[in-house]
RNA sequence: AGAGUCGGCCGGGUGGUCGCAGGCGCGUCUUUCGAGGCGCGUUCGAGGAAAGUCCGGACUCCGCAGGGCGGGGAGCUGGGUAAGUCCCAGGCGGGGUGACCCGACGGAAAGUGCCGCAGAAAGGGAAACCGCCCACUGUUGCCGGAACCGCGCGAUUGCGCGGUCGAGGUAGUGGUGGGUAAGGGUGAAAAGGUGGGGUAAGAGCCCACCAGCGGUCCCGGUGACGGGGUCGGCUUGGUAAACCCCUCCCGGAGCAAGGCCAAAUAGGGGCCGAUGCUGUGGCCCGCAGCGUUCGAGGCUCGGGUAGGCCGCAUGAGGCCGUCGGCGACGGCGGUCCCAGAUGGAUGACCACCACCUGGAUGCGUCCAGGUACAGAAUCCGGCUUACAGGCCGGCUCUCUCC
Numbered sequence: 001a002g003a004g005u006c007g008g009c010c011g012g013g014u015g016g017u018c019g020c021a022g023g024c025g026c027g028u029c030u031u032u033c034g035a036g037g038c039g040c041g042u043u044c045g046a047g048g049a050a051a052g053u054c055c056g057g058a059c060u061c062c063g064c065a066g067g068g069c070g071g072g073g074a075g076c077u078g079g080g081u082a083a084g085u086c087c088c089a090g091g092c093g094g095g096g097u098g099a100c101c102c103g104a105c106g107g108a109a110a111g112u113g114c115c116g117c118a119g120a121a122a123g124g125g126a127a128a129c130c131g132c133c134c135a136c137u138g139u140u141g142c143c144g145g146a147a148c149c150g151c152g153c154g155a156u157u158g159c160g161c162g163g164u165c166g167a168g169g170u171a172g173u174g175g176u177g178g179g180u181a182a183g184g185g186u187g188a189a190a191a192g193g194u195g196g197g198g199u200a201a202g203a204g205c206c207c208a209c210c211a212g213c214g215g216u217c218c219c220g221g222u223g224a225c226g227g228g229g230u231c232g233g234c235u236u237g238g239u240a241a242a243c244c245c246c247u248c249c250c251g252g253a254g255c256a257a258g259g260c261c262a263a264a265u266a267g268g269g270g271c272c273g274a275u276g277c278u279g280u281g282g283c284c285c286g287c288a289g290c291g292u293u294c295g296a297g298g299c300u301c302g303g304g305u306a307g308g309c310c311g312c313a314u315g316a317g318g319c320c321g322u323c324g325g326c327g328a329c330g331g332c333g334g335u336c337c338c339a340g341a342u343g344g345a346u347g348a349c350c351a352c353c354a355c356c357u358g359g360a361u362g363c364g365u366c367c368a369g370g371u372a373c374a375g376a377a378u379c380c381g382g383c384u385u386a387c388a389g390g391c392c393g394g395c396u397c398u399c400u401c402c
Stems, first nucleotide, its partner, number of pairs: 001398010012353007020045001022043009047373001051384002054382005059254004071250005076090005091105001092103004106245002111243002113239003129184002131180013145165001147164007192210006211235001213232008258310004268301005275296001276290005317336008354371007
């Protein structure tokens, strides 16, 4: 210098003018005396993810003898924590030259299922396409007889030539049956690897070494696990984010939880009850009818609704220091109070600055545009996802120079 890896942090700043929500104070008006409306002042007001609502809790209400079926979740070890599927430290496996990263990381020797294409065969200790070997058999060549017939020669046995039949052997090539997983070929994967013995040919069939698995013993570690010795059968495919099996855990609903106050109207209980209702009529008296156990009307009680208040902002709280711990984290001390709406506030504009992009340039600057993802609603701890731009630190690899 280039490339990379891990961790932490910021995520516009300053000033001005208006505006909004909460708290407090003052003034004023209303008041059912609880409070409320309006105005002014002051103070305070989004996030690293407030998001997804995936996991864990706090809190609240309901349920709960005990057990089973079913369902859901967790699943290497030790620790942290209120808890956790989170975090830290480690073990093992995998990837990377490395810093470092990734892992649902119990069981495939209980059962079932699946394993595309290719391949003869994809799981049973199965499968024979080529190849190798054995047996039987056909066929071709060669070898094969002191066998038989004929002819010739010779003194007989015999010799030569030609023909017929031909057990068996051998080499090749077909067929049928069987053996073989050593070799070839297919595949991600074909049932341990190498060498030797063995065999008709082969094979853990046998042996040596190596790998792997299981039993056992020793050593190290809290443990997961690691190292070593010895014995054994010689060997067992993958897939459980397929069913399943094993171990452990698990009541339900959620702040619209839940609690308090409480109209109007309708309905209900209790008490008193004809003072009531309808018609006639402009109205009253009167009259007629109804009602008077089936009750007009009045008073009162309780439940629920609208509405209001609480829950609801002091908390597993933030910051600083110190101590313990490799670390997550914990102890102690100091200090601070830091949104609380409910048709739902947290905003708008201007100026300057910062950063990015483009253009112009007299290299001094100037002009234009842009600055993300997103936005509380009971609260907290995590995880995951989104994000313009920027800052800091640790470490690794390569190259070059001194």